[in-house]
RNA sequence: GCCCUUGUAGCUCAGCAGGUAGAGCGUCUGGCUGUUAACCAGAAGGUCCGCGGUUCGAGCCCGCGCGAGGGCG
Numbered sequence: 001g002c003c004c005u006u007g008u009a010g011c012u013c014a015g016c017a018g019g020u021a022g023a024g025c026g027u028c029u030g031g032c033u034g035u036u037a038a039c040c041a042g043a044a045g046g047u048c049c050g051c052g053g054u055u056c057g058a059g060c061c062c063g064c065g066c067g068a069g070g071g072c073g
């Protein structure tokens, strides 16, 4: 320098063919228990890496950046 994959909640990751974003773990609150743990119920938490573009509508498609992983020279 070129090519491929990838970037979504605190962490690990889903998100089918573009239609108002989810799970597990963690956190918080309540229940249960003599207490803790476990278990049960509920809640909070995300401008989906950035900037443009396409579209009635973009996490998803396109372009350019930036970060991470890999391949080639």
Base pairs, nucleotide, nucleotide: 001072002071003070004069005068006067007066010025011024012023013022019056027043028042029041030040031039049065050064051063052062053061